[in-house]
RNA sequence: UCACGCUAAGUGGGGAGCUAGCGGUUCCCUGAACCCGCAAUCCGCUUUAGCGGGGCCGAACUCCCUCUCGAGGGGACGUCGUCCGAGACACGGGCUUGUGAUGUGAGUGUUGACAGCCAGGUUCCGCGCACUGGGAGCCUGUGAACCGCGUCAGAUCCGGGAGGAAGCAGCGCUAAGCAAUCCCUCCCAGGUGCCGCGGGGCAGCCUGGCUCGAGCAAGCAUCGCCAGCACCGGCUCGAACGGCCCCACAAAAGAGGGUGCGUGA
Repeated sequence: UCACGCUAAGUGGGGAGCUAGCGGUUCCCUGAACCCGCAAUCCGCUUUAGCGGGGCCGAACUCCCUCUCGAGGGGACGUCGUCCGAGACACGGGCUUGUGAUGUGAGUGUUGACAGCCAGGUUCCGCGCACUGGGAGCCUGUGAACCGCGUCAGAUCCGGGAGGAAGCAGCGCUAAGCAAUCCCUCCCAGGUGCCGCGGGGCAGCCUGGCUCGAGCAAGCAUCGCCAGCACCGGCUCGAACGGCCCCACAAAAGAGGGUGCGUGA
């Protein structure tokens, strides 16, 4: 070096998840890769980390190591975008109230517009008057078995008598009270008043008068100003999803290197 036989290894790997950890079952990627049994309220193991049984291949295209590239999933800020939620703000847009200017102009105006001045009213306070309500008085009636008054039959008491005393019923009167009248008098009160007097106030409005002498003006349109409304944009915060950047892992692919035993020639 060649031939034959055998053995170690291999017969898929990776990410997520689970776990003290490893592998498997599960999900996903890669892409084509022996079969059977076991397993999420899990299964089997312990750093040589699936177990049990059977098969194939076999020292190299195939096993092991390193490097390149890198599907894919994962982790982390940042940034951008989409969408959702919350908040603040009147900055831009939009809408609304008020106001001013300009334009237009229904009407109105020499039977006097606008503007100015004066007086009165509208407003407040006090007093008076009136009204309404309440209370008291006055007037009328009624009103005391005894404990109110007067008169007191009868009966009682005192007295020899003349006479005297107290006094029930009855009758008359009256107090508190009750009832009625509400004409009159007084007091109190008032979401009372086309009322009167006095005082204060008087911006606006109303009425009247005076001066002046030709405009005034609802509505509408445009613009400005002052406020308001979070509807849209913008701002801040948060959540989800996606793109980019970063981090380690990493299939498949590519490159380089490494790894036996026996027999015979």
Predicted 3D model of a 265-nucleotide RNA (Bacterial large signal recognition particle RNA) from an Actinomycetota bacterium.
Lineage of the source: Bacteria > Bacillati > Actinomycetota.
The coordinates come from a structure-prediction model, not an experiment, and the mean pLDDT is 81.
Rfam family: Bacterial large signal recognition particle RNA. It is annotated as a non-coding RNA gene.
The gene name in the source record is ffs.